This is a predicted structure of a 388-nucleotide part of an RNA (large-subunit ribosomal RNA, domain III) from Pseudogracilibacillus auburnensis. Its Rfam family is "Bacterial large subunit ribosomal RNA". Taxonomically the source falls in Pseudogracilibacillus (Bacteria, Bacillati, Bacillota, Bacillaceae). The coordinates come from a structure-prediction model, not an experiment, and the mean pLDDT is 81.
[in-house]
Context: one part of a larger RNA
RNA sequence: GAGUAACGAAAAAAGAGUGAGAAUCUCUUUCACCGAAAGCCUAAGGUUUCCUGAGGAAGGCUCGUCCUCUCAGGGUUAGUCGGGACCUAAGCUGAGGCCGAAGGGCGUAAGCGAUGGACAACAGGUUGAUAUUCCUGUACCACCUCGUGAUCGUUUGAACGAUGGGGAGACGCAGGAGGAUACGGAAAGCGCACGGAUGGAUGUGUGCGCCCAAGCAGUGAGAGAGUUGGAUAGGCAAAUCCGUUCAACAAUUUCAAGCUGUGAUGGGGAGGGAAAUUUAGUACCGAAGUUCCUCAUUUCACACUGCCAAGAAAAACCUCUAGUAAGAUCACAGGUGCCCGUACCCGAAACCAACACAGGUAGGCGCGGAGAGUAUCCGAAGGUGAGC
Numbered sequence: 001g002a003g004u005a006a007c008g009a010a011a012a013a014a015g016a017g018u019g020a021g022a023a024u025c026u027c028u029u030u031c032a033c034c035g036a037a038a039g040c041c042u043a044a045g046g047u048u049u050c051c052u053g054a055g056g057a058a059g060g061c062u063c064g065u066c067c068u069c070u071c072a073g074g075g076u077u078a079g080u081c082g083g084g085a086c087c088u089a090a091g092c093u094g095a096g097g098c099c100g101a102a103g104g105g106c107g108u109a110a111g112c113g114a115u116g117g118a119c120a121a122c123a124g125g126u127u128g129a130u131a132u133u134c135c136u137g138u139a140c141c142a143c144c145u146c147g148u149g150a151u152c153g154u155u156u157g158a159a160c161g162a163u164g165g166g167g168a169g170a171c172g173c174a175g176g177a178g179g180a181u182a183c184g185g186a187a188a189g190c191g192c193a194c195g196g197a198u199g200g201a202u203g204u205g206u207g208c209g210c211c212c213a214a215g216c217a218g219u220g221a222g223a224g225a226g227u228u229g230g231a232u233a234g235g236c237a238a239a240u241c242c243g244u245u246c247a248a249c250a251a252u253u254u255c256a257a258g259c260u261g262u263g264a265u266g267g268g269g270a271g272g273g274a275a276a277u278u279u280a281g282u283a284c285c286g287a288a289g290u291u292c293c294u295c296a297u298u299u300c301a302c303a304c305u306g307c308c309a310a311g312a313a314a315a316a317c318c319u320c321u322a323g324u325a326a327g328a329u330c331a332c333a334g335g336u337g338c339c340c341g342u343a344c345c346c347g348a349a350a351c352c353a354a355c356a357c358a359g360g361u362a363g364g365c366g367c368g369g370a371g372a373g374u375a376u377c378c379g380a381a382g383g384u385g386a387g388c
Base pairs, nucleotide, nucleotide: 012030013029014028015027016026017025031385032384033383034382039365040364041363045345046344049343050074051073052072053071054070055069059067060066079140080139081341082340083339084338086117087116091112092111093110097106098105099104121138122137123136124135125134141337142336143335144334145333147332148331149330150329151328152327159324160323164320165319166318167317172307173306174305175304178300179299180298184293185292186291187290189210190209191208192207193206194205211267212266215262216261217260218259219258222255223254224253225252226249227248228247229246230245231244232243234242235241271285272284308311351360352359367379368378369377370376
C1' cells in the first nucleotide's frame, strides 16, 4: 500500500433455552428453496469421517456455547446379500521348449483372471450407532448320522458314475402387436376423528386411512420340442446317448409371467395414548380393509417379424457308457453349515480437482396437478435456508 480489495452462486423473522459471552448453537412457530432432486439406494474411491459424552488452543474466510476440528469411550453380528472354497473372456503368468551380449523376449501343457455364466430368504420388529446379518414368524439349499418305516439289490448286479462321448448352457440390433403386473388415481362404498369466536354450513360436510412377502399347492395367457420301436462302417476306446436311416403312431412333454388358495387366529394399520424418582407421542391399545379406472420405459421375452455389420467361452445341469461294486434309495426325525466384506459419505464440505473450490463422477428407484414428455411451472414424501 491499507484497515483498502476480498469473505466463493442462494431468505429469512420472532420467541424461548443454554451459557462468562449468542445474528451464527438448541427448541418452537411462521416464511422461503429443491422435488428425474438439492429425495432414497448402490459401485468406485475415501478409511472411522459413524454414535455418545466432554472441550474450544489451532482448523472453520466473521462468530461460535457448534462442527466433518480436539480428547475419551463405543459401534460394522450372514449356510441364503457381494466375493472365495465353482466356471471361463480379454489379458497376464508360464514346467518343458525356441530365441537372445547379459538383463531378458516369445510361447505349449497348465494356471490365474469378472466387467459375464452358475448358485439356496422373505415379511415385520428393534438400537444412540448394525441389520435380507440380531429378534419374531414362515421358508429354502448342501452335507452327515443313528433310529423308525417302505422299496430294491449282492455276479440273474441295486446304486453310484468319469478328467472320456453327446446334449444343453448359448447369446446381435431394430420394430410392432399381445398377455400380465407394479406404481398411480377416484369413490356417493367402508372405518375412525372433528364441528370452526366472522355470512352460511349435521350437509351429497371436512380430514385421514382403506395393505402384506418368500415359500408351498393348484391353475395358467403364451412359446417351444414330434413320440415310440428296429438297424447302425461316424462321435480317437465303449455306449442303451448323439448323429444317420427304416417303420409305426398323434398325442405327450418342457419352459413360462401371472392368477387363486395357503402363508395370515400372524404382521402392519389411521388414530387413541399412560405411569414413573429415571421421562414420551415412548410403553400399551388399535377400526376399516371393498369396488371401479388408467396403465408402464417392468415382466412373459430377443418370444415374434424384419435387417446386416451375422452377433463369447467354460463350468454347474441332463444323458451315455468305461468303471467301482454290497449295500443302496425314499420318507420321517435329529444334527452341521468355514474365510473375507458389512459403520459412514457417495451429483458430495467425507471421492477426483493444493481449499469446507459455482468444475467432474458409472448404475438403480424416481410420486401428484397441467402436459406428448424424465420438458416446464407448482406441490407430496423427504431434504434444505449455503459459515459474515